The RNA shown here (Bacterial RNase P class A) has 375 nucleotides and comes from uncultured Granulosicoccus sp. Its mean pLDDT, the model's own confidence on a scale to 100, is 77. Rfam family: Bacterial RNase P class A. It is annotated as a ribozyme. Rfam links the family to the GO terms dimeric ribonuclease P complex, ribonuclease P activity and tRNA processing. NCBI's taxonomy places the organism under Bacteria, Gammaproteobacteria, Chromatiales, Granulosicoccaceae, Granulosicoccus.

RNA sequence: GAGUUGGCCAGGUCAUCGCUGCCUGUCUCCCAUGCAAAUGGGUUGGCAAGUGGAGGAAAGUCCGGGCUCCACAGGACAAGGCGCCAGGUAAUCCCUGGGGGGCGUGAGCCUACGGAAAGUGCAGCAGAGAGUAAACCGCCUACGUAACGGGUAAUCGCAAGAUUGCCUGUUGCCGGUAAGGGUGAAAGGGUGCGGUAAGAGCGCACCGCGUCGGUGGCAACAUUCGACGGCAUGGUAAACCCCGUCUGGAGCAAGACCAAAUAGAGGGACGUUGGCGUGGUCCGCGCUGUCCCCGGGUAGGUCGCUUGAGCGUCAUGGUGACAUGACGCCUAGAUGAAUGAUGACCCUCGACAGAACCCGGCUUAUGGCCAACUC
Numbered sequence: 001g002a003g004u005u006g007g008c009c010a011g012g013u014c015a016u017c018g019c020u021g022c023c024u025g026u027c028u029c030c031c032a033u034g035c036a037a038a039u040g041g042g043u044u045g046g047c048a049a050g051u052g053g054a055g056g057a058a059a060g061u062c063c064g065g066g067c068u069c070c071a072c073a074g075g076a077c078a079a080g081g082c083g084c085c086a087g088g089u090a091a092u093c094c095c096u097g098g099g100g101g102g103c104g105u106g107a108g109c110c111u112a113c114g115g116a117a118a119g120u121g122c123a124g125c126a127g128a129g130a131g132u133a134a135a136c137c138g139c140c141u142a143c144g145u146a147a148c149g150g151g152u153a154a155u156c157g158c159a160a161g162a163u164u165g166c167c168u169g170u171u172g173c174c175g176g177u178a179a180g181g182g183u184g185a186a187a188g189g190g191u192g193c194g195g196u197a198a199g200a201g202c203g204c205a206c207c208g209c210g211u212c213g214g215u216g217g218c219a220a221c222a223u224u225c226g227a228c229g230g231c232a233u234g235g236u237a238a239a240c241c242c243c244g245u246c247u248g249g250a251g252c253a254a255g256a257c258c259a260a261a262u263a264g265a266g267g268g269a270c271g272u273u274g275g276c277g278u279g280g281u282c283c284g285c286g287c288u289g290u291c292c293c294c295g296g297g298u299a300g301g302u303c304g305c306u307u308g309a310g311c312g313u314c315a316u317g318g319u320g321a322c323a324u325g326a327c328g329c330c331u332a333g334a335u336g337a338a339u340g341a342u343g344a345c346c347c348u349c350g351a352c353a354g355a356a357c358c359c360g361g362c363u364u365a366u367g368g369c370c371a372a373c374u375c
Stems, first nucleotide, its partner, number of pairs: 001375009011346007019053004024048004029042005055352001059363002062361005067251004079247005084098005099113001100111004114242002119240002121236002136181002138177003144173013189207006208231001209229005214223003255303004266293005274288005310329008347350001
């Protein structure tokens, strides 16, 4: 100098003026009781003193739980999440430790990491061929076959020569070949020797791979151990799918309580009178009145609401996540929604950013300091 991992802080002090919760005192208003004095209470409105007042992410709302209401005999399907092993936890897709794989010189980091031999699908360009593999160049021509030569033997012929057979050469055909070249991210293990017409796990040795067993480990898995198998069906499952496993829904505007007003309904009392209807008239019947209770639950208020799987220190157990115990602490609780402004001084000159039921995680944003380690 460049990096890796872990931890910590989040400008400070003072003064003045505000906002808001709690508490104390006091004044005002209202209600109840009471002759009154006074007492009790509050959906009244003020004042004064004291005291508390954002975060490491309060954020994204991505997971998991608590809490509340609704649903629910049991089972199955669907849909969705998850997927190496062991542990931690209230629980998790989180955390810890370990295994396999990958990246990095290294400290370290990353890892949706079950199944491709149930089935279906997909794969641009290049390439001859992309899946029960494939023959473009190259290599080969053993086997089969065609044409043209060479040699030789036999037969015919006076000879030139002809025919047939055998051997052989060249060029083809039919073919063989996955060693070599070329294409590609990927072409059906690698190296070497043998082998072959040329080749090829065709054979062998070593390496690799697979299966079984042994050994170690709780397990994933490992193995410098043994035996067997020429090697076995390319990739993709954050494609469908298969296997295993988990999951009821909605959310604090959840929900509970008090309760002006208004509407409707039920009961009781009062009045036996008035009005309307029925009817020729009376009685009768129906509707209509006032008050109280019940009921209902709008405005508004109270609770839910912050003492909680809480925080700190120490001890013990554990590699660790974490657990147990002792001691200590109380740390916003608003609801048209507070947590601010100004001034002075100091410093290392101050980033990202504002609670809304509460916790545990993850992710994202962001200034600085410290420690250990690596090159």